[in-house]
RNA sequence: AUGUUAUCAAGAAAGGUGGAGGGAAUAGACCCUGCGAAGCCUUAGCAACCCUUACCCUGUAAGAAGGUGCUACAUUCUACAUGAGGUGAUUGAUCAUCUCAGAUAGAUAACCA
Numbered sequence: 001a002u003g004u005u006a007u008c009a010a011g012a013a014a015g016g017u018g019g020a021g022g023g024a025a026u027a028g029a030c031c032c033u034g035c036g037a038a039g040c041c042u043u044a045g046c047a048a049c050c051c052u053u054a055c056c057c058u059g060u061a062a063g064a065a066g067g068u069g070c071u072a073c074a075u076u077c078u079a080c081a082u083g084a085g086g087u088g089a090u091u092g093a094u095c096a097u098c099u100c101a102g103a104u105a106g107a108u109a110a111c112c113a
Base pairs, nucleotide, nucleotide: 003111004110005109006108007107008106013043014042015041016040017039021032022031023030026079027078028077029076044071045070046069049067050066051063052062053061054060055059075105080102082101083100084099085098086097087096088095089094
């Protein structure tokens, strides 16, 4: 790498450097960006996965030194031979659209090798 499990509408930015892109990939939409994008560095912060402490120890509570992570927008939104429901069109099959759930994909952590 692959895989397993958990989480993903909360939270938290300044400076330096850099110089045109960026919001994972494809398509569409919507946004951010020369009032300075990505990347890199420093400092600060958020959170609490690992962790630390206590206890009534499959757990609960508190904490934040250390290992990661994160600090525009819901994982920015939509995408599916999926399920349930609503509305409209239609004789019907069906089609369009909306809501909720789920899946896929992705991100992060811990574990595995």